[in-house]
Context: one part of a larger RNA
RNA sequence: GUCCGCGAGUUACGAUAUGUGGCAAGGUUAAGUCUUAAGGACGUAGCCGAAGCGAAAGCGAGUGUUAACUGCGCGUUGAGUCGCAUGUCGUAGACCAGAAACCGAGUGAGCUACCCAUGGCCAGGGUGAAUCCACUGUAACAGGUGGGGGAGGCCCGAACCAUUGCAUGCUGAAAAAUGCUUGGAUGAGCUGUGGGUUGGAGUGAAAGGCUUACCAAACUCGGUGAUAGCUGGUUCUACUCGAAAUAGCUUUAGGGCUAGCCUCACGUGGUAACGGUUGGAGGUAGAGCACUGACUGGAUGAUGGCCCUUACCGGGGUACUGACGCCAUUCAAACUCCGAAUGCCAGCCGUGAAAUCGUGGGAGUCAGACUGCGGGGGAUAAGCUCCGUAGUCGAAAGGGAAACAGCCCAGACCGCCAGCUAAGGCCCCAAAAGCAAGCUAAGUGACUAAGGAUGUGGGAUUGCAUAGACAGCUAGGAUGUUGGCUUAGAGGCAGCCACCAUUUAAACAGUGCGUAAUAGCUGACUAGUCGAGUGAUUCUGCGCCGAAAAUGAUCGGGACUAAGCUUGCUGCCGACGCUGCGGAUGCGUCUAUCUUCGGAUAGAUGCGUGGUAGAGUAGCGUUCUAUAUGGAUUGAAGCGUAAGGGGAACCGAACGUGGACUGUAUAGAAGUGAUUAUGCGGAC
Numbered sequence: 001g002u003c004c005g006c007g008a009g010u011u012a013c014g015a016u017a018u019g020u021g022g023c024a025a026g027g028u029u030a031a032g033u034c035u036u037a038a039g040g041a042c043g044u045a046g047c048c049g050a051a052g053c054g055a056a057a058g059c060g061a062g063u064g065u066u067a068a069c070u071g072c073g074c075g076u077u078g079a080g081u082c083g084c085a086u087g088u089c090g091u092a093g094a095c096c097a098g099a100a101a102c103c104g105a106g107u108g109a110g111c112u113a114c115c116c117a118u119g120g121c122c123a124g125g126g127u128g129a130a131u132c133c134a135c136u137g138u139a140a141c142a143g144g145u146g147g148g149g150g151a152g153g154c155c156c157g158a159a160c161c162a163u164u165g166c167a168u169g170c171u172g173a174a175a176a177a178u179g180c181u182u183g184g185a186u187g188a189g190c191u192g193u194g195g196g197u198u199g200g201a202g203u204g205a206a207a208g209g210c211u212u213a214c215c216a217a218a219c220u221c222g223g224u225g226a227u228a229g230c231u232g233g234u235u236c237u238a239c240u241c242g243a244a245a246u247a248g249c250u251u252u253a254g255g256g257c258u259a260g261c262c263u264c265a266c267g268u269g270g271u272a273a274c275g276g277u278u279g280g281a282g283g284u285a286g287a288g289c290a291c292u293g294a295c296u297g298g299a300u301g302a303u304g305g306c307c308c309u310u311a312c313c314g315g316g317g318u319a320c321u322g323a324c325g326c327c328a329u330u331c332a333a334a335c336u337c338c339g340a341a342u343g344c345c346a347g348c349c350g351u352g353a354a355a356u357c358g359u360g361g362g363a364g365u366c367a368g369a370c371u372g373c374g375g376g377g378g379a380u381a382a383g384c385u386c387c388g389u390a391g392u393c394g395a396a397a398g399g400g401a402a403a404c405a406g407c408c409c410a411g412a413c414c415g416c417c418a419g420c421u422a423a424g425g426c427c428c429c430a431a432a433a434g435c436a437a438g439c440u441a442a443g444u445g446a447c448u449a450a451g452g453a454u455g456u457g458g459g460a461u462u463g464c465a466u467a468g469a470c471a472g473c474u475a476g477g478a479u480g481u482u483g484g485c486u487u488a489g490a491g492g493c494a495g496c497c498a499c500c501a502u503u504u505a506a507a508c509a510g511u512g513c514g515u516a517a518u519a520g521c522u523g524a525c526u527a528g529u530c531g532a533g534u535g536a537u538u539c540u541g542c543g544c545c546g547a548a549a550a551u552g553a554u555c556g557g558g559a560c561u562a563a564g565c566u567u568g569c570u571g572c573c574g575a576c577g578c579u580g581c582g583g584a585u586g587c588g589u590c591u592a593u594c595u596u597c598g599g600a601u602a603g604a605u606g607c608g609u610g611g612u613a614g615a616g617u618a619g620c621g622u623u624c625u626a627u628a629u630g631g632a633u634u635g636a637a638g639c640g641u642a643a644g645g646g647g648a649a650c651c652g653a654a655c656g657u658g659g660a661c662u663g664u665a666u667a668g669a670a671g672u673g674a675u676u677a678u679g680c681g682g683a684c
């Protein structure tokens, strides 16, 4: 891992609601007793109800309040009670499994830590302290030299103890080892045996280390089914309806409570909703500047500054400042002289098989997600975050978007080898297409911007042009003059000023290159040649560049010059949508039959039948009990296979195996249903 078996809302006592049964202004016994031992009889204490109000005295369909209530509070107006069943709640372990922990009583020092007692062990080599002896030395000491000596948590290094580094091992040979290497090795040494100290305690040359292979509090059993707002799991079927991810409060934020939204029962009855119409409230979008503020320019110019004048008073000037008011131009969530559309409220009319509202039983939900629109935060970032509003997903399958919860179309009761459509498509993959008029040349189509460009189509305005334009080619492009100034120089062309005049078809006191300055080239301008269009601005369609990312590219692919784009037309394909045919089922209505008057059955008809949490309903199957009635050695159950049947759970003939039990009907009671709990046990 697979298979088989086991495995989770139970029971008791209360409460409450519903269903059902008995009796009913009443209902009912408890402990207990008796007995023919039964769903028996007795037992009337007690409990609930039939009256309430008040703190109470008390009064009573009233009563309390008060001096007193025309008042106000609570009552008076609808039957209860005792069983049984079911839903839910409470108290109990209370659906099951799961802590880390806490407490108690014990068991452990055969491992390890430290201690006590008594034993054992340390090859070999080296170094050579003190005492001592001799000589020397000193006034005497000290000191020196040699000998002898053998100290030391001394040195090297086996046993022994340890374990530094590396490698191997890492489902190991081993739940810490092996190999090489390394530290200590007469000491605070190592070690045998016996003994001692322990769980908030021991022991600790101290690492929170060690106390029998995981110690910031051992192990075993008990309290114990500790508690777990957490996590996982929670077992047959079908039918009806069907949520929420919000508000308020919360030592609250991944939990609760109440409300909201769902469901069931009973009641209510033109209510809800939609459409029309009439009437309202309002300050958003927009707009505006009349207020509050912000803001740009202009004319005017108060006040102030500066300058001049002045003994003082004052006067004059100013290219500084720039108030108020004026003219013109703007902006605003916390501005408004104005002001919609929607939405909201109400009346009336219409549609309205119920969707409304009320009471009661049961919930679940309180992490939401994306998309469009209106906004706040952020950077007018985020698959960002927070509101509002609508949709979808959540809880929704089907078709489209290559693939793709939240986008587009559309809401799956079941069946059909029938038809029509939606979104989206119609060259091939792959169902279905053609026509007409344009555009694009970029494989644009099939990723993006600022910005850039004689790409190309269309529109508008405008200049020049057969008195010859535009482009090209030929020729001219001169004179005063090197204008004046400046400058070393300045001759069209460093710079400053001026920019005239003449000859002309035209020719600048010069557009650019160039020179040290000249020179030289070129342009403007003019003529000739040529012979018909040629420039500028602007709006717009489709294209071009801008365009760099990490494994191999690509529009889904192939391929396409349309099979791309725009506009128009006519077809077709295309879904679980719609239609057709057959069937099932829920609710409403009608008819018929039956009726215990509650309803049941059959038929017709209308509207429905996606669904998570969840509410409600009806069934299937398992074990046992009671009653009734069957089957079985001429072969029960079980097992294998399985015709066939049923709306599902399921039922099941026949055959094989097996070898002794077992079914059906009606009731009742439950240890009543397993793909999942890293579930438990077994087999493989």
Base pairs, nucleotide, nucleotide: 001684002683003682004681005680006679011092012091013090014089015088016087017086018085019084020083021082022081023080026048027047028046032042033041034040052059053058062074063073064072065071095233096232097231098230102223103222104221105220106219107218113197114196115195116194117193118192119191120190121189122187124156125155126154127152132147133146134145135144136143160184161183162182165180166179167178168177199215201211202210203209236619237618238617239616240615241614246259247258248257249256250255260365261364262362263361264360265359266358267357271355273351274350275349276348277347278346279345280344286338287336288335292332293331294330296328297327298326300325304320305318306317307316308315309314368393369392370391371390372389373388374387375386376385377384398409399408400407413583414582415581416580418579419578420577424573425572426571427558428557429556433570434569435568436567437566438565439564445560451545452544455542456541457540458539459538460537461536462535463534464533472529473528474527475526476525478502479501480500483497484496485495508523512521513520584609585608586607587606588605589604590603591602592601593600594599620673622670623669624668625667626666627665628664629663630662631661638657639656640655644651645650

Large-subunit ribosomal RNA, domain II from a marine sediment metagenome, 684 nucleotides, folded computationally. The coordinates come from a structure-prediction model, not an experiment, and the mean pLDDT is 85.